[in-house]
RNA sequence: GUCCUCGUAGCAUAAUAGGAAAAUGCCUUCGCCUCCUAAGCGAAAGAUUGGGUGUUCGAAUCACCUCGGGGACG
Numbered sequence: 001g002u003c004c005u006c007g008u009a010g011c012a013u014a015a016u017a018g019g020a021a022a023a024u025g026c027c028u029u030c031g032c033c034u035c036c037u038a039a040g041c042g043a044a045a046g047a048u049u050g051g052g053u054g055u056u057c058g059a060a061u062c063a064c065c066u067c068g069g070g071g072a073c074g
Base pairs, nucleotide, nucleotide: 001073002072003071004070005069006068007067010026011025012024013023019057028044029043030042031041032040050066051065052064053063054062
């Protein structure tokens, strides 16, 4: 330098031909239960999907640019 791949809540993963309000577990907070704690049960908070632009009625998903991690070739 060229190409491939990954980047989604604090952490780990889903969303596999573009279609409603981006889901689940852990963590955190509150409540229930208990003599207390743990466990269990219920609820809540938390991501505009690395960033930007575009295509589209509609984008996590497609295109282009860019940033970062990993890899192949030179």